[in-house]
Context: one part of a larger RNA
RNA sequence: UGACGGGGACCCGCACAAGCAGUGGAGUAUGUUGCUUAAUUCGACGCAACGCGAAGAACCUUACCAAGGCUUGACAUCCUACUAACGAAGUAGAGAUACAUUAGGUGUCCUUUUAGGAAAAGUAGAGACAGGUGGUGCAUGGUUGUCGUCAGCUCGUGUCGUGAGAUGUUGGGUUAAGUCCCGCAACGAGCGCAACCCUUGUGGUUAGUUGCUACGCAAGAGCACUCUAGCCAGACUGCCGUUGACAAAACGGAGGAAGGUGGGGACGACGUCAAAUCAUCAUGCCCUUUAUGUCUUGGGCUGCAAACGUACUACAAUGGCGAUUAACAGAGGGCUGCGACCCCGCGAGGGUGAGCCAAUCCCCAAAAGUCGCCCCAGUUCAGAUUGCAGGCUGCAACCCGCCUGCAUGAAGCCGGAAUUGCUAGUAAUCGCAGAUCAGCAUGCUGCGGUGAAUACGUUCCCGGGUCUUGUACA
Numbered sequence: 001u002g003a004c005g006g007g008g009a010c011c012c013g014c015a016c017a018a019g020c021a022g023u024g025g026a027g028u029a030u031g032u033u034g035c036u037u038a039a040u041u042c043g044a045c046g047c048a049a050c051g052c053g054a055a056g057a058a059c060c061u062u063a064c065c066a067a068g069g070c071u072u073g074a075c076a077u078c079c080u081a082c083u084a085a086c087g088a089a090g091u092a093g094a095g096a097u098a099c100a101u102u103a104g105g106u107g108u109c110c111u112u113u114u115a116g117g118a119a120a121a122g123u124a125g126a127g128a129c130a131g132g133u134g135g136u137g138c139a140u141g142g143u144u145g146u147c148g149u150c151a152g153c154u155c156g157u158g159u160c161g162u163g164a165g166a167u168g169u170u171g172g173g174u175u176a177a178g179u180c181c182c183g184c185a186a187c188g189a190g191c192g193c194a195a196c197c198c199u200u201g202u203g204g205u206u207a208g209u210u211g212c213u214a215c216g217c218a219a220g221a222g223c224a225c226u227c228u229a230g231c232c233a234g235a236c237u238g239c240c241g242u243u244g245a246c247a248a249a250a251c252g253g254a255g256g257a258a259g260g261u262g263g264g265g266a267c268g269a270c271g272u273c274a275a276a277u278c279a280u281c282a283u284g285c286c287c288u289u290u291a292u293g294u295c296u297u298g299g300g301c302u303g304c305a306a307a308c309g310u311a312c313u314a315c316a317a318u319g320g321c322g323a324u325u326a327a328c329a330g331a332g333g334g335c336u337g338c339g340a341c342c343c344c345g346c347g348a349g350g351g352u353g354a355g356c357c358a359a360u361c362c363c364c365a366a367a368a369g370u371c372g373c374c375c376c377a378g379u380u381c382a383g384a385u386u387g388c389a390g391g392c393u394g395c396a397a398c399c400c401g402c403c404u405g406c407a408u409g410a411a412g413c414c415g416g417a418a419u420u421g422c423u424a425g426u427a428a429u430c431g432c433a434g435a436u437c438a439g440c441a442u443g444c445u446g447c448g449g450u451g452a453a454u455a456c457g458u459u460c461c462c463g464g465g466u467c468u469u470g471u472a473c474a
Stems, first nucleotide, its partner, number of pairs: 001474002003471003007468007015458002019422005026313008034304002042053002064299007073129001077128002079125005090106002095102002109117003131288002134286003140282002142277003145273001147271001152191006158167003171182003197265004202233007211223003236259001239253005315415001319374006332363003337356002342351003381412001386407007428450007
């Protein structure tokens, strides 16, 4: 000087407290461990691994296993020889085969002209080499997590100390903040904080179609309103009062759409954890080279005594079912696409195919809402499991997809110890959309609808910051 203390002082945070809803019990989904297996590919492991990489494993993906093939190779560069028919690529493939692969068939580049060329392409050969999701994240780059959006981390000059170092950065106030003020052997500065950026909340102005208005609809008309999207204004403790040290600031008030960082996002200092990743990519070294490379068919990643994490659905009456198809959103997506109206089907869906490269057309039905029945029961709760019959995607749903109808109707009556999230348009609850994607969502990322309770306070638990003290630590 740090680090540590079941030392001290001060301060903060959904850290506790006050509340609301959960998890832990049930069933299912999903990830992990373990076990099993020919293989159940690999990685991630306290917080900071476990609905994580994976924004989507039937084949492919795919890295794993079994079997069948290839060996200058599936991919790249270089050399030699051959090739204009004695048949290149491509196409197509009666036949062989599980496929890869392959016999046979078809098939003629350029310039010029009857000769030539070798750019491109192919075949054969030789090696240089290719290839490796093989190893090492403790050899690395890049990227990322975390403490933590915590308020810290440092430097120059000066001064002090023999020196390591100190000072500044401590002190008195204040702040979300090393934020600002005052004081001070310090004076300044940098990276962080804040601001500048995006979005949302108010108004003005400009613009007015595909939007909006009047109308039963259209045509036609208009741009006041809604809205769209450019510019501008607006919030600064600016004004008033009180407190304060005449400061910084705090508290209250006015005006205002908004008040003291207005709400949300992006943005992550010096560093810590030899943290994560050689399987995104790149890369040193090591290993492999008729295989640890590569092509293919089938299987596996979905396997099931058990344990754990994360979710979904419930146990019901603040509910379930039926009716109401004209109650009311926002944000997205659409050409190998979204697909209306109409017809068929109980339905999933099928047929037809208008319109739309979209403020125009479509996905699109929003759901919780409102009115009737049920009358507290394992039920008109709950829906697992199973049987049958169907639909869709796709070459193909046996292993192993999703959906529909009829039947079946399991556990479950609010969950032990323990434990999680959340302070406002939040929690809770309700639906909608998107990425991935042929198909497959209880996951993820967004969007809006309805819309609470509580916070006395900082004694205690956890984490963090500042000062100080002790030293069996460096």
The part of an RNA shown here (small-subunit ribosomal RNA, 3' major domain) has 474 nucleotides and comes from an uncultured bacterium. The coordinates come from a structure-prediction model, not an experiment, and the mean pLDDT is 80.